Predicted 3D model of a 354-nucleotide part of an RNA (small-subunit ribosomal RNA, central domain) from an uncultured Candidatus Micrarchaeota archaeon. The sequence was found in a public genome assembly. It matches the Rfam family "Archaeal small subunit ribosomal RNA". The literature on the family includes a 2002 paper in BMC Bioinformatics by Cannone et al., "The comparative RNA web (CRW) site: an online database of comparative sequence and structure information for ribosomal, intron, and other RNAs". Model confidence (mean pLDDT): 90 of 100.
[in-house]
Context: one part of a larger RNA
RNA sequence: UUGGGCCUAGAGCGUCCGUAGCUGGAUUGAAAAGUCUACUGUGAAAUGUUGGGGCCUAACUCCAACGCGUGCAGUAGAUACUUUCAGUCUCGGGAAUGGGGGAGGUUCGGGGUACUUCCGGGGUAGGGGUAAAAUCUGUUGAGCCUGGAAGGACCACCAGUGGCGAAGGCGCCGAACCAAAACAUGUCCGACAGUGAGGGACGAAAGCUGGGGGAGCGAACGGGAUUAGAUACCCCGGUAGUCCCAGCUGUAAACGAUGCAGGCUAGGUGUUGGGACGGCUACGAGCUGUCCCAGUGCCGCAGGGAAGCCAUUAAGCCUGCCACCUGGGGAGUACGGUCGCAAGACUGAAACUU
Repeated sequence: UUGGGCCUAGAGCGUCCGUAGCUGGAUUGAAAAGUCUACUGUGAAAUGUUGGGGCCUAACUCCAACGCGUGCAGUAGAUACUUUCAGUCUCGGGAAUGGGGGAGGUUCGGGGUACUUCCGGGGUAGGGGUAAAAUCUGUUGAGCCUGGAAGGACCACCAGUGGCGAAGGCGCCGAACCAAAACAUGUCCGACAGUGAGGGACGAAAGCUGGGGGAGCGAACGGGAUUAGAUACCCCGGUAGUCCCAGCUGUAAACGAUGCAGGCUAGGUGUUGGGACGGCUACGAGCUGUCCCAGUGCCGCAGGGAAGCCAUUAAGCCUGCCACCUGGGGAGUACGGUCGCAAGACUGAAACUU
C1' cells in the first nucleotide's frame, strides 16, 4: 500500500466558517473527454509452448510457427452511465411574509438580600473556634441589640434529565442594538448544495503585560493544633489571584470519552416550542382531547456489539467528504521549525528495552 478500525481496548481535530480538492437532485437535446467495440501501427532479443535439427544422450543450443508483452498512438464507430455545453423543473438549499418562544450576545441604566468596615445609641464579660483545644479577639468596652454611612462581589426562592447557543458557555429587573432556531404559507429564486487538506475566527479555569479595584473567599506564606514526623487533612490570620478595562496565552475528563451532512428501518411514555381540528368556558396569552412538525428525556422490538449497552437524538442498514489509529516503555521526551513577553503551545523522532 491493499485491508481493518476509531463510546469504554490504540484512534473523532475543543468548536464553527471557509479556499483548493473530492462528491453531487429531476428532466430534454447536443458534443463525444472518460467508457465500450472493431481495425491499423508499435510493443527489441532472450525467456514460454509446439514441431524439427546439432553436439553419443540430457542439460545446452539452432530453425520455424504460435503465444506473451495485460501498454501506447492513430483511424472508424456506439452513447446507457460519468463529464462538458445549451434549455426546462421543484422535492435539496436559499429568500420573503406572519404570529409566537428562549439564562443567545453586546452596551447602558436601575434594584435586592447577605457580608465586611466605619460612625452614633443601648449594654457587660466574654466572643470566636474545635472531636477536644490553642493561636486569635475583648474593660482603650468586643460579641449581642439598634439607627445610619461606605464599599466590593454576587443574584436565594421561581428552577424543571426546562430553555438558548457552533462549542466554550449563558440565570435579579428594564431599555437599546445585534444574531440564531422552530412552526405556518398553491409567495419568490431555481441545484445556488455536502464535506473540507492548507487558512481564518471563537475558545472554561489557571497564567502573563499595563492600568484600575479589592467586601468575601483564598494558592504561597506566618502561626495554633494533630502526629513518631505532618513541608497535609482541622483551626486563626493572609499575599497573588478571584472583579473591571485594554492586550496576550490557546489549553482541559474542551465528554455524549460518540466528526459533519443526507436517506431508510416496530413501537410505548413524559416534557418544551409552534401549528391544525374538536369539546368546555369565568371569553383570558384559560382548561382539555386527537393529530402534525421541530427539540429534549426515559423504556423497548428488529438489528448491532467482546460485553456493558446502543436502539428514528443509533453504536442498526446505506451514501459523500474530512480528521485520526497500527504492541508497551523510552515520550508527547530530544532535536529542528513555527508561534508566544514568559509560562509554554503546535509539529514530533530515534537509540535502547520488553